[in-house]
RNA sequence: GAGGGUCGGAUGGCCGCGGGGACGCAUGCGCCCCGAGGAAAGUCCGGACUCCCAAAAGCAACGGUGCCGGGUAACGCCCGGGCGGGGUAACCCGACGGACAGCGCCACAGAAAUGAAACCGCUGCGGUUCGCUGCAGUAAGGAUGAAACGGUGGGGUAAGAGCCCACCGCGUUGCUGGCAACAGCAACGGCACGGCAAGCCCCACCGGGAGCAAUGCCAAAUAGGGACCGCGCGCCAACCGGCAACGGAAGGCGGGGCCGCUUUUGCCCCAGCAGGUCCGGGUUGGCAGCUAGAGCCUGUGAGGCAACUCAUGGGCAAGAGGAAUGGUCAUCGAACCGGGGGUCAUACUCCGGGGAACAGAAUCCGGCUUAUAGAUCCUC
RNA sequence: GGCGAGGUAGCUCAGAUGGUUAGAGCGUCGGAUUCAUAACCCGGAGGUCACGGGUUCAACUCCCGUCCUCGCUA
Numbered sequence: 001g002a003g004g005g006u007c008g009g010a011u012g013g014c015c016g017c018g019g020g021g022a023c024g025c026a027u028g029c030g031c032c033c034c035g036a037g038g039a040a041a042g043u044c045c046g047g048a049c050u051c052c053c054a055a056a057a058g059c060a061a062c063g064g065u066g067c068c069g070g071g072u073a074a075c076g077c078c079c080g081g082g083c084g085g086g087g088u089a090a091c092c093c094g095a096c097g098g099a100c101a102g103c104g105c106c107a108c109a110g111a112a113a114u115g116a117a118a119c120c121g122c123u124g125c126g127g128u129u130c131g132c133u134g135c136a137g138u139a140a141g142g143a144u145g146a147a148a149c150g151g152u153g154g155g156g157u158a159a160g161a162g163c164c165c166a167c168c169g170c171g172u173u174g175c176u177g178g179c180a181a182c183a184g185c186a187a188c189g190g191c192a193c194g195g196c197a198a199g200c201c202c203c204a205c206c207g208g209g210a211g212c213a214a215u216g217c218c219a220a221a222u223a224g225g226g227a228c229c230g231c232g233c234g235c236c237a238a239c240c241g242g243c244a245a246c247g248g249a250a251g252g253c254g255g256g257g258c259c260g261c262u263u264u265u266g267c268c269c270c271a272g273c274a275g276g277u278c279c280g281g282g283u284u285g286g287c288a289g290c291u292a293g294a295g296c297c298u299g300u301g302a303g304g305c306a307a308c309u310c311a312u313g314g315g316c317a318a319g320a321g322g323a324a325u326g327g328u329c330a331u332c333g334a335a336c337c338g339g340g341g342g343u344c345a346u347a348c349u350c351c352g353g354g355g356a357a358c359a360g361a362a363u364c365c366g367g368c369u370u371a372u373a374g375a376u377c378c379u380c
Numbered sequence: 381g382g383c384g385a386g387g388u389a390g391c392u393c394a395g396a397u398g399g400u401u402a403g404a405g406c407g408u409c410g411g412a413u414u415c416a417u418a419a420c421c422c423g424g425a426g427g428u429c430a431c432g433g434g435u436u437c438a439a440c441u442c443c444c445g446u447c448c449u450c451g452c453u454a
Base pairs, nucleotide, nucleotide: 001380002379003378004377005376006375007374009332010331011330012329013328014327015326017035018034019033020032021031023030024029037358041369042368044367045366046365047364048363049211050210051209052208054265055264056263057262058261059260062207063206064205065204066203067081068080069079070078071077082096083094084093085092086091097202098201102200103199104196105195106194119142120141121138122137123136124135125134126133127132150168151167152166153165154164155163169191170189171188172187173186174185175184176183177182215288216287217286218285225279226278227277228276229275234253235252236251239248240247241246254270255269256268257267258266295316296315297314298313299312300311301310302309303308336353337352338351339350340349341348381453382452383451384450385449386448387447390406391405392404393403399437408424409423410422411421430446431445432444433443434442
């Protein structure tokens, strides 16, 4: 210097709270046990659980992730590896698929920003009032810029240019190693049409919506409230009533609805109905959900580089409901400060002072991120 | 506890696809006008776009984190 782990106050007495409990005792006391965190935070992810969408399947829309292989209930998390970057190094970081599916952007500067380009310059042939200027060639040098159509060296050329060559780089193909991402080697090659996808997009994979203030039960109360939209509004008919005309009617057809769309099944409705939209009223009470879990810690054995998995033994445990876990006394207590002893110096020892940050559950777990005085251990 | 929005001049608010200028009204300063003030007219000043990091040549704008403010939720 880097990486990882643990602790982050303790003990006792008195008084005061919340939950639970065998018992004593008899409805309220006594006794016993337990009572905030590594982040309880931010609400960034993933779930469990509850309800809704009628159920299932497919699709669309929208959203998320993005190298490979594993772990996990799952994840955007964790482990291992690859590639790229930072660092002397241990290590750290990475929104890390695709730019030839398509579209879009690259301002200003500059001659020119995708198949664009000659400002200065170089070379050749001229003209000339010797100041300069015309034509042709050129993109090695310079300028501009984040980026200028491969880089370095050599040859060649009028001067130059992959024009040619060597190496690097790029592309194609093959072989070897690896589960793979990739790495190495060889051959051939036109020697080359950039960057941005945390631009739209394409590809692969994943995903219904809300959330414990979800939801369920009891009690109580009110206005079984009001308005609007609503295709079709029809046919057949077992049976029943009736002297008859006719009326009713299970069911069937048809129509409508329950999903953003489709299919299958199921359900509801058809004279103001199912369904949809809006306004208004009552209820603000009690109980459950509410804390024993994919749990946490730890010993041993097996598998695995590891994360982790399997088997087995032991231990742990807040559940409030306007919100408890507090107050006080005493002792111990890290860093730090002062003094003395000791030593070559440090270590060590004695006395006194001092009193450790960030910060408080609210359905519960697995992660990430942020804040944090210090003490201590291990590895590199 | 859970869900959803916002932060730009002294105040209230805009800001289309990332590029050239960060704008409008009120307020403020000065001038002109007026006997004087107001109104009207002209001109000016005033901005680390909440903070930090990242992507990109370039960020008010795109992405991530932090802080603050507001709304909803029996």

Source information
Two RNAs folded together computationally: RNase P RNA and transfer RNA, 454 nucleotides in total. Model confidence (mean pLDDT): 76 of 100. It holds a member of the Rfam family "Bacterial RNase P class A". By type it is a ribozyme.